[in-house]
Context: one part of a larger RNA
């Protein structure tokens, strides 16, 4: 000087208290640990691995495995040789391949040849998701949106170093104020930028009967720039103003006017640094190893196996509910190998024909929860939907291993859930649907958008994580 205490002060924090829902028990859906297997490719490993890398494994992805084939090579630069590239069609084989076959003879040219492309061939070489993340770059997680971490010059100690950054207040903050051997700075804090929340203005192939006029009743036509809205400028919050309180200071506490009050909300933004954290499998790269194989290609399989255990996340167990009929009101995106109105068939997933739209303009688009009515009476139910039969849609070359939704049958476990444990502080938990991104097909996951919309914090003793000051130490 650190680090550390089951040492002290002081403060933060969904830490805990308060409280609203869950997990832990059931089914089943994913991920992982075991196990098994020919392989069930790899990596992740307390928080900070485990719906994680994977924003989508039938083939292909694919690295695995098991057969079958290639060896200068699927791929790059370079020599030689022939040959136009290109191409129609057959045979044989699981295919990769091999063999005949068919049209073709192009472009520059000093006619020596040249340039692209195929074919063979020689060696230099390609090629490795092999092996090291403890050799590496980048990039990310993580303490932590935590308030800290440092410099320069002075000063103070023999030195390591200390001051500054400790003190008194303050604050969401090393945020400011003061005091001060100290005075400055820099990288963090904040602030500017993005978004939402209020008004103006500017502009009107979305919107508006607001006012007029027509209507076959749709903003549909005329017509209007008001509303909404869209998107560019702009106003607007600064503790500005008033009153308490404080050291006359920072600042705090109450008002006023405001849409909007003390950082409005929300996002992006991650200081020095820690974990030899994580990635050689995004990618680069230093070593080391394979080079007729540990590389290349194909075809089948596996990555989907299942005695079991674990995380996440789905749907229940019902009446605040289940189901019929009937009715409303988002937002935000994607749309031409695409979204598809409409019509006509189908109980229905679909299907046929097919308008309109590269889209504020058509189309995906009936939002669901809500609300009205009627109907079920606490039961393994008109609950719950696994799991099986059986038909059958669509996607793709192809749905057996191994897709998804359809209908008809069948209906399992479970009547709220042990020790223990997790999320939330508001338009948030909770709760209903929507859309995308990956994608031919395949979400109960992700990522986003909106409708409804609470309850509770008395306060900091405890637990947990962290800042400061300050003390002990036989640790560094």
């Nucleotide at each position: 000087u650190g680090a550390c205490g089951g040492g002290g002060g002081c403060c933060c924090g969904c830490a805990c208290a308060a409280g609203c829902g869950g997990u832990g028990g059931a089914g089943g859906a994913u991920g992982u640990g075991g196990u098994u297997u020919a392989a069930u490719u790899c990596g992740a490993c307390g928080c900070a691995a485990c719906g994680c890398g994977a924003a989508g494994a039938a083939c292909c992805u694919u690295a695995c495995c098991u057969g079958g084939u290639c060896u200068u090579g699927a791929c790059a630069u370079c020599c030689u040789g022939c040959g136009a590239a290109c191409u129609u069609g057959g045979u044989a084989g699981a295919g990769a391949u091999a063999c005949c076959u068919u049209g073709g003879u192009g472009c520059c040219u000093u006619c020596g040849g040249g340039a692209g492309c195929g074919c063979a061939g020689u060696g230099a070489c390609a090629g490795g998701u092999g092996c090291u993340g403890c050799a590496u770059g980048g990039c990310c997680g993580u303490c932590g949106u935590c308030a800290g971490c440092u410099c320069g010059u002075g000063u103070c100690g023999u030195g390591a170093g200390a001051u500054g950054u400790u003190c008194g207040g303050u604050u969401a903050a090393g945020u400011c104020c003061c005091g001060u051997a100290a005075c400055g700075a820099g990288c963090g804090c904040a602030a500017c930028g993005c978004u939402u929340g209020u008004c103006c203005u500017u502009a009107g192939u979305u919107g508006c009967c607001a006012g007029c006029g027509g209507u076959c009743c749709g903003g549909c036509c005329g017509g209007g720039a008001a509303c909404u809205c869209u998107a560019g400028g702009g106003a607007g919050a600064c503790u500005g103003c008033c009153g308490g309180u404080g050291a006359c200071a920072a600042a705090c506490c109450g008002g006023a006017g405001g849409a909007a009050g003390g950082u409005g909300g929300g996002g992006a933004u991650g200081a020095c640094g820690u974990c030899a954290g994580g990635u050689c499998a995004u990618c680069a790269u230093g070593g080391c190893c394979c080079u007729u194989a540990c590389g290349g290609c194909c075809a089948g399989g596996g990555c989907u196996a299942c005695a079991c255990a674990c995380g996440u996340g789905c749907u229940a167990c019902a009446a605040u509910g289940g189901g019929g009929c009937g009715c409303a009101c988002a937002g935000a995106g994607g749309g031409c190998a695409g979204c598809a109105a409409g019509c006509g068939c189908g109980c229905g997933a679909g299907u046929g024909c097919a308008a309109g739209c590269g889209a504020a303009u058509c189309g995906c688009u009936u939002a669901a929860a809500a609300c009205g009515c009627c109907u079920c009476g606490u039961a393994g139910u008109c609950g719950g939907g696994a799991u099986c039969g059986g038909a059958g849609u669509c996607u793709g070359c192809a749905a057996c291993u191994c897709g998804a939704c359809u209908c008809c049958g069948u209906g399992a476990a479970g009547u709220c859930c042990g020790a223990a444990u997790c999320g939330c502080u508001a338009g948030u938990a909770a709760u209903c649907g929507c859309a995308g991104a990956u994608c031919a097909g395949a979400a109960u996951g992700c990522u986003g958008c909106g409708g409804u919309g609470a309850a509770u914090a008395c306060g900091u003793u405890c637990c947990c994580c962290g800042g400061c000051c300050u003390u002990g130490u036989a640790c560094a």

The part of an RNA shown here (small-subunit ribosomal RNA, 3' major domain) has 476 nucleotides and comes from Halovibrio salipaludis. Its mean pLDDT, the model's own confidence on a scale to 100, is 87. Lineage of the source: Bacteria > Pseudomonadota > Gammaproteobacteria > Halomonadaceae > Halovibrio.